RNA sequence: GGGGGUAUAGCUCAGUUGGUAGAGCACAUGCUUUGCAAGCAUGGGGUCAGCGGUUCGAGCCCGCUUAUCUCCA
Numbered sequence: 001g002g003g004g005g006u007a008u009a010g011c012u013c014a015g016u017u018g019g020u021a022g023a024g025c026a027c028a029u030g031c032u033u034u035g036c037a038a039g040c041a042u043g044g045g046g047u048c049a050g051c052g053g054u055u056c057g058a059g060c061c062c063g064c065u066u067a068u069c070u071c072c073a
Stems, first nucleotide, its partner, number of pairs: 001072007010025004019056001027043005049065005
């Protein structure tokens, strides 16, 4: 320098070939317990890496950029 993959909650990851962003763990509160843990209920938390484009509508499609992994030279 070139090819390919990945980027979504604090962490690990879904998101059905475009239509109101989710799960588990973690966190907060309450119940339960003498207390802790476990269990149950409720709740908070998101510029979907960034910038543009297409579209009535983009996490999803297209272009560029950044970070990272991998392959080739």

This is a predicted structure of a 73-nucleotide RNA (transfer RNA) from a Clostridia bacterium. The organism belongs to Clostridia, within Bacteria. Model confidence (mean pLDDT): 81 of 100. Rfam family: tRNA. Gene Ontology term of the family: triplet codon-amino acid adaptor activity.